The RNA shown here (transfer RNA) has 72 nucleotides and comes from an archaeon. The sequence is in RNAcentral, with records from ENA. It matches the Rfam family "tRNA". The prediction has a mean pLDDT of 83.
RNA sequence: GCCUGUGUAGCUCAGUGGUAGAGCACUUGAUUCGUAAUCAAUAGGUCGCCAGUUCAAUCCUGGUCACAGGCU
Numbered sequence: 001g002c003c004u005g006u007g008u009a010g011c012u013c014a015g016u017g018g019u020a021g022a023g024c025a026c027u028u029g030a031u032u033c034g035u036a037a038u039c040a041a042u043a044g045g046u047c048g049c050c051a052g053u054u055c056a057a058u059c060c061u062g063g064u065c066a067c068a069g070g071c072u
Base pairs, nucleotide, nucleotide: 001071002070003069004068005067006066007065010024011023012022013021018055027041028040029039030038048064049063050062051061052060
């Protein structure tokens, strides 16, 4: 230099055009003499960024940034 992949909650990951979810973690409550465990509930997202297509974009297209891999 060229090519490919990934980017979504604090962490690990789903979600193939129609109001974005799970597990764990955090917080609160119940239970206990107390703690752990268990159960219940709440909260937490401009879906990396900028444009385009569309009535509508996490999803499709282009660019850009970061990371990983491959080729030379």